[in-house]
Source information
The prediction has a mean pLDDT of 81. The part of an RNA shown here (small-subunit ribosomal RNA, 3' major domain) has 477 nucleotides and comes from a wastewater metagenome. The RNAcentral record of the full RNA draws on SILVA.
Context: one part of a larger RNA
RNA sequence: UGACGGGGGUCCGCACAAGCGGUGGAGCAUGUGGUUUAAUUCGAUGAUACGCGAGGAACCUUACCUAGGCUAGAAUGUUAGAUGAGUAAUGAUGAAAGUUAUUAGUCCUUCGGGACAUUUAACAAGGUGCUGCAUGGUUGUCGUCAGCUCGUGCCGUGAGGUGUUGGGUUAAGUCCCGCAACGAGCGCAACCCUUAUUGCCAGUUGCCAGCGAGUAAAGUCGGGGACUCUGGUGAGACUGCCGGCGUAAGCUGAGAGGAAGGUGGGGAUGACGUCAAAUCAUCAUGGCCUUUAUGCUUAGGGCUACACACGUGCUACAAUGGUCGGUACAGAGGGCAGCGAUAGAGUGAUCUGGAGCAAAUCCCUUAAAGCCGAUCCCAGUUCGGAUUGGAGUCUGCAACCCGACUCUAUGAAGGUGGAAUCGCUAGUAAUCGCGCAUCAGCCAUGGCGCGGUGAAUACGUUCCCGGACCUUGUACA
Numbered sequence: 001u002g003a004c005g006g007g008g009g010u011c012c013g014c015a016c017a018a019g020c021g022g023u024g025g026a027g028c029a030u031g032u033g034g035u036u037u038a039a040u041u042c043g044a045u046g047a048u049a050c051g052c053g054a055g056g057a058a059c060c061u062u063a064c065c066u067a068g069g070c071u072a073g074a075a076u077g078u079u080a081g082a083u084g085a086g087u088a089a090u091g092a093u094g095a096a097a098g099u100u101a102u103u104a105g106u107c108c109u110u111c112g113g114g115a116c117a118u119u120u121a122a123c124a125a126g127g128u129g130c131u132g133c134a135u136g137g138u139u140g141u142c143g144u145c146a147g148c149u150c151g152u153g154c155c156g157u158g159a160g161g162u163g164u165u166g167g168g169u170u171a172a173g174u175c176c177c178g179c180a181a182c183g184a185g186c187g188c189a190a191c192c193c194u195u196a197u198u199g200c201c202a203g204u205u206g207c208c209a210g211c212g213a214g215u216a217a218a219g220u221c222g223g224g225g226a227c228u229c230u231g232g233u234g235a236g237a238c239u240g241c242c243g244g245c246g247u248a249a250g251c252u253g254a255g256a257g258g259a260a261g262g263u264g265g266g267g268a269u270g271a272c273g274u275c276a277a278a279u280c281a282u283c284a285u286g287g288c289c290u291u292u293a294u295g296c297u298u299a300g301g302g303c304u305a306c307a308c309a310c311g312u313g314c315u316a317c318a319a320u321g322g323u324c325g326g327u328a329c330a331g332a333g334g335g336c337a338g339c340g341a342u343a344g345a346g347u348g349a350u351c352u353g354g355a356g357c358a359a360a361u362c363c364c365u366u367a368a369a370g371c372c373g374a375u376c377c378c379a380g381u382u383c384g385g386a387u388u389g390g391a392g393u394c395u396g397c398a399a400c401c402c403g404a405c406u407c408u409a410u411g412a413a414g415g416u417g418g419a420a421u422c423g424c425u426a427g428u429a430a431u432c433g434c435g436c437a438u439c440a441g442c443c444a445u446g447g448c449g450c451g452g453u454g455a456a457u458a459c460g461u462u463c464c465c466g467g468a469c470c471u472u473g474u475a476c477a
Stems, first nucleotide, its partner, number of pairs: 001477002003474003007471007015461002019424005026315008034306002042053002064301007076124009087104007107114002126290002129288003135284002137279003140275001142273001147186006153162003166177003192267004197235007207224002211222003238261001241255001242253004317417001321376007333364003338357002343352003383414001388409007430453007
């Protein structure tokens, strides 16, 4: 100087408390451990691994296993030689890859050769093989915590200190005052995006108040720019004003005004560093290893196994509910090998057919919870839907291992869950549906977004956990 303390002081955080909803019990989905296996490819392992890499494992992917095959090789380039245009067709063998046979055919030319292809030789190959404890790059965590440092000066023999401590204040090393310090840098804040209000400009594909036409109805048509909206440019919030407290910074007031008030809400943004944290399997790369194999390729299998254990979720156990009928209101996205309307067939998944749309125009697209009726009457039930039988639909060479969906039948556990444990402070939790990426299809209940409905509680900081500053002890570095 740090680090640590079941030392002290001050302060903060869904850290506790106050509340709401869960997990832990059941079934299933998914990941992991373990076990099994020819193989169940590899990585991630307290917080910071475990719906993680994977934003799509039937083949492919694929790295694993079994079996078959190739050896300058699956790709590209250079040099030299040889052959031939390229190519097309037909066999044999085979699971395919491949191996092999036959036939047809022969570019330009200044006749030197050139272009292209095949092959031989040579040089560069290849490796998801090892080392993340040789590395770059990227990432997690402490933590969006308020810290981490430097120049000059001063103090100290020196390590180092001071500044950065102190008194206040703040979300903040934020600001004020004081001070052997005076300044500065990286962080904080602001500048950026979005959302909440509004002026102006613009008006199609969006809108429709007024005028006219028109319909069963409909911005459907003429037209219009008022409104909504779209999207460009401005305004607006700064403790600016007022009262109280204070030297000041600032604090406080259901204050005024205002759409918004004290960082308005959300996002992007992550200092010096810590964990030899993670990744050599995104990529790059040193070293090592391999070269008729640890490379390449093909078929089939495996990654989907199953006495068990754990994590994360979904669905429930019901009446604030289930079922049936009617009816209302979004936002944000996506669409040409695509989205697919009207119509018809089917109980349905879906099929036939194809209008329109490269989209503020057409389509996906009827949002659901909600509301209005009816029914069930507290039961393992008209709750719950696992499991299994049968029959189908779709994608795709191909659904046996191993897809999703539909109809019908079946109708398991489950009576609100021990010890323990998690999330959340407002348009949040809870609850309801919708969209997208990946994608032929899909094991999506996952991930990322979008809107609808919409709470309760916070006395307080004694305690648990984590963190910040000052101080103290130390046999630790």